RNAcentral holds the full RNA, with entries from ENA and SILVA. Large-subunit ribosomal RNA, domain II from Candidatus Levybacteria bacterium RIFCSPLOWO2_01_FULL_38_23, 675 nucleotides, folded computationally. It matches the Rfam family "Bacterial large subunit ribosomal RNA". Rfam links the family to the GO terms ribosome and structural constituent of ribosome.
Context: one part of a larger RNA
RNA sequence: ACCGGUGAGUUAUUGAUUGCAGCAAGCCUAAGUAAGGCAACUUACGGAGGCGAAGUGAAAGCGUGCCCUAACCGGGCGAUUAGUUGCAGUCAUUAGACCCGAAACUAGAUGAGCUAACCUUGGGCAGGGUGAAUGUAAGCGAAAGCUUACAAGAGGCCCGAACCCGUAUCAGUAGCAAUUGGUUGGGAUGACCUGAGGUUAGGGGCAAUAUGCCAAACGAAUCUAGAGAUAGCUGGUUCUCCCCGAAAUAUAUUUAGGUAUAGCGGUUUGUGUACGUUUUAGAGGUAGAGCACUGAAUGAAAUCUAGUAGGGAAACCUAUUAGUUUCAAUCAAACUCCGAAUGCUAGAACUUUUGCAAACUAGUCAGACGCGUCGGGCUAAGCUGAUGUGUCGAAAGGGAAACAGCCCAGACUCCCAUCUAAGGUCUCUAAAUAAAAGCUAAGUUUUGAACGAAGUCAGAUUUCACAGACAACCAGGAGGUUGGCUUAGAAGCAGCCACCCUUUAAAGAAAGCGUAACAGCUCACUGGAGGAUGAUAUUUGGCGCGGAAAAUUUAACGAGGAUUAAGCUUUUUACCGAAGUUGGAGAAUUUUUAUAAAUUGGUAGGGGAGCGUUCUAUUUGCCUUGAAGCGGAACCGUAAGGUUUGGUGGAGCGGAUAGAAGUGAGAAUGCCGGU
Numbered sequence: 001a002c003c004g005g006u007g008a009g010u011u012a013u014u015g016a017u018u019g020c021a022g023c024a025a026g027c028c029u030a031a032g033u034a035a036g037g038c039a040a041c042u043u044a045c046g047g048a049g050g051c052g053a054a055g056u057g058a059a060a061g062c063g064u065g066c067c068c069u070a071a072c073c074g075g076g077c078g079a080u081u082a083g084u085u086g087c088a089g090u091c092a093u094u095a096g097a098c099c100c101g102a103a104a105c106u107a108g109a110u111g112a113g114c115u116a117a118c119c120u121u122g123g124g125c126a127g128g129g130u131g132a133a134u135g136u137a138a139g140c141g142a143a144a145g146c147u148u149a150c151a152a153g154a155g156g157c158c159c160g161a162a163c164c165c166g167u168a169u170c171a172g173u174a175g176c177a178a179u180u181g182g183u184u185g186g187g188a189u190g191a192c193c194u195g196a197g198g199u200u201a202g203g204g205g206c207a208a209u210a211u212g213c214c215a216a217a218c219g220a221a222u223c224u225a226g227a228g229a230u231a232g233c234u235g236g237u238u239c240u241c242c243c244c245g246a247a248a249u250a251u252a253u254u255u256a257g258g259u260a261u262a263g264c265g266g267u268u269u270g271u272g273u274a275c276g277u278u279u280u281a282g283a284g285g286u287a288g289a290g291c292a293c294u295g296a297a298u299g300a301a302a303u304c305u306a307g308u309a310g311g312g313a314a315a316c317c318u319a320u321u322a323g324u325u326u327c328a329a330u331c332a333a334a335c336u337c338c339g340a341a342u343g344c345u346a347g348a349a350c351u352u353u354u355g356c357a358a359a360c361u362a363g364u365c366a367g368a369c370g371c372g373u374c375g376g377g378c379u380a381a382g383c384u385g386a387u388g389u390g391u392c393g394a395a396a397g398g399g400a401a402a403c404a405g406c407c408c409a410g411a412c413u414c415c416c417a418u419c420u421a422a423g424g425u426c427u428c429u430a431a432a433u434a435a436a437a438g439c440u441a442a443g444u445u446u447u448g449a450a451c452g453a454a455g456u457c458a459g460a461u462u463u464c465a466c467a468g469a470c471a472a473c474c475a476g477g478a479g480g481u482u483g484g485c486u487u488a489g490a491a492g493c494a495g496c497c498a499c500c501c502u503u504u505a506a507a508g509a510a511a512g513c514g515u516a517a518c519a520g521c522u523c524a525c526u527g528g529a530g531g532a533u534g535a536u537a538u539u540u541g542g543c544g545c546g547g548a549a550a551a552u553u554u555a556a557c558g559a560g561g562a563u564u565a566a567g568c569u570u571u572u573u574a575c576c577g578a579a580g581u582u583g584g585a586g587a588a589u590u591u592u593u594a595u596a597a598a599u600u601g602g603u604a605g606g607g608g609a610g611c612g613u614u615c616u617a618u619u620u621g622c623c624u625u626g627a628a629g630c631g632g633a634a635c636c637g638u639a640a641g642g643u644u645u646g647g648u649g650g651a652g653c654g655g656a657u658a659g660a661a662g663u664g665a666g667a668a669u670g671c672c673g674g675u
Base pairs, nucleotide, nucleotide: 001675002674003673004672005671006670011095012094014092015091016090017089018088019087020086021085022084023083026051027050028049032045033044034043035042036041055062056061065077066076067075068074098236099235101233105226106225107224108223109222110221116200117199118198119197120196121195122194123193124192125190127159128158129157130155134151135150136149137148138147139146140145163187164186165185168183169182170181171180202218204214205213206212211220239610240609241608242607243606244605249262250261251260252259253258263364264363265361266360267359268358269357270356271355274354276350277349278348279347280346281345282344288338289336290335294332295331296330298328299327300326301325302324304323305322306321307320308319309318310317311316367392368391369390370389371388372387373386374385375384376383397408398407399406412586413585414584415583417582419580423576424575425574426560427559428558432573434572435571436570437569438568439567445562451546452545455543456542457541458540459539460538461537463535464534473528474527475526476525478502479501480500483497484496485495508523511522512521513520587600588599589598590597591596611664613661614660615659616658617657618656619655620654621653622652629648630647632645633644634643635642636641
């Protein structure tokens, strides 16, 4: 991992409620006794007792009334009938209470053959080195003592085997080994190592303290018991079909992943249009708007009021600050002189639908995204909160390449039929290489901003132009004058001032380059040549261009590929396209005027109807001429399932009607067995 088996709402108590049944102003027996076929059980007896038929008051009590009171003309609770017993279903209560699952807590025991410390008694430590105290001898000394030599053999001394340990590293890591092996290393006469026998025990012991050790386990050992501890937590919870079908909110909570009540679901009953739509009539202060109030905020004026500074001999003038008035233009969730649309309330009409109420009984209390309007945040987030709405949740189908929440559309079953929606019609790929008029040249299409640009198309405006425009070409572009000043110089062109006059077709006291300063080259301006429906400038719109950098692989059309399109804009007609619609066949549910009509996606969850398994009772059957079981085929039923047949097998097994359950397996890191 697979296969087979096994594996989870049970039983009792006391209540509530629904259905059915018996009896009914009554209903029922319990323990027990007796009988019977004496085991199971059945029948009869048994009224002790329980509920109900009357309530009310704290009670004495009174009573269809009672209580409150001194007393009610007031108030509270009643009366104006239906119960009771049994069976079945559901829910609740108390019990382990659907099943499995802790870590822990408590009690009593068992452990020091591992290990820690200690006690008693034994054992062990190759070899080598160093050479303390002390002694002896000799010498010296008055002595104390000193010196030298020899002897001696101390030490938590040195080197190093056994022995004990485990420093570093390599190997090993389902290993040789649940701590090992190799190399290297520390101690090795000591606080040394070690055998045997003993002592200390779990809220405890031992500990040169490491939360270390106390039998491969130790922040409190192990075993058994309390015990099915408890688990607001996780996982699992077994046959079928039909009907309905949620919630992820409010309030409260030692509450926030739990629970209670309400909201929303189901079932039963009642009501009978109460729902919805249209219309009529209302209340309101939002959107918008406005500045009349409350505030915010800007400009101008007055030569207004008050102040400050400066000037002035003064009158007064200038600047500035605050205020008032007038004019103009503004802003506001906590401003309003105004003021919608929706929504809300009420009446009426209409309608193949819903609404409301009661009783009983579930799930839900983590919601998600899209769109509209808002708060928080950065007018950030696949962010967070509110409100309205849609979808998902619990919704399949078609489209968006793929894609819970987007667009279209809500799947009872069948059909090689119909028409459409969104979206599409060159090929992949069903359907237009459709039609008309334009645009785009960027493969834009097939991501992106500010900003930038003689891209291109269409429009508007300005000015010039056959008395010749614009561009290019030819020619001129002069004189007073090197204007004055400044300056070493300043001659159109460093700088300051001025910027005139003349000749002219035209030509600046010069727009730029240039020189040390001149010179030189252009420009403005003018003529010529040539001959345009043209040119200059501004501006609006359409489609394009740049701006444009990322990590496995083109990779920002789904691909091929597409350029008067297979791109974009406008218009038109066809067609394709879904589980939508229509048509045909069939099933079920609900309602009704029973001709028929409507309905039948579905998680949590509720309700209904069934199938099958084991056993019991009654009844009726089958079987060695072959039961059950096993595997195959055909047929029947909407399904769970059923029937028949032949094969295997070799001894028991069905149907009907009731009843009772150890009653249905794919999941629980389930449990047991096999492979």